[in-house]
RNA sequence: GUUAGUUCGAAGAAUUCGAAGUUAACGAAAGUUAACAAAGAAUUCAAAGAAUUAAC
Repeated sequence: GUUAGUUCGAAGAAUUCGAAGUUAACGAAAGUUAACAAAGAAUUCAAAGAAUUAAC
């Protein structure tokens, strides 16, 4: 240096929970219903890179 293995790594992606908030409909009001949905949490996959082992 090449190839293979192991460990660390965590750019990024997906799923679930979540429900601040926004919009619409109904309603005299209180409020109800529907759609979208931030913070945050969990799980899975995972690039670069690093360390180490073996063979050549």
Predicted 3D model of a 56-nucleotide RNA.